Transfer RNA from a Patescibacteria group bacterium, 72 nucleotides, folded computationally.
Taxonomically the source falls in Bacteria candidate phyla (Bacteria).
The coordinates come from a structure-prediction model, not an experiment, and the mean pLDDT is 82.
RNAcentral holds the sequence, with entries from ENA.
RNA sequence: GCCCUCAUAGUUUAACGGACAAAACACAGGCCUCCGGAGCUUGAAAUACAGGUUCGAUUCCUGUUGAGGGCA
Numbered sequence: 001g002c003c004c005u006c007a008u009a010g011u012u013u014a015a016c017g018g019a020c021a022a023a024a025c026a027c028a029g030g031c032c033u034c035c036g037g038a039g040c041u042u043g044a045a046a047u048a049c050a051g052g053u054u055c056g057a058u059u060c061c062u063g064u065u066g067a068g069g070g071c072a
Stems, first nucleotide, its partner, number of pairs: 001071007010025004018055001027043005048064005
C1' cells in the first nucleotide's frame, strides 16, 4: 500500500428492512433476613461517527474512526 471481518446497555450475546431494540450477568431501590448472601420484585442503562437508499435502517450502500486478520 491492497484486501477481508467486526463495532448494539458496565460486560457477554440476540434482533426477515417493520411491535416500546430482547436476554443473561453486573448495578440501584423494595420485599425477605438480626446483618449479609441466596431468592422474589421493580427500575436505570446501548445501535462507533457522518451521509445516502427506503414509507420505514441495528440490518442495505458510501466515507471516516477504532479493533482483528491476510497478501506484498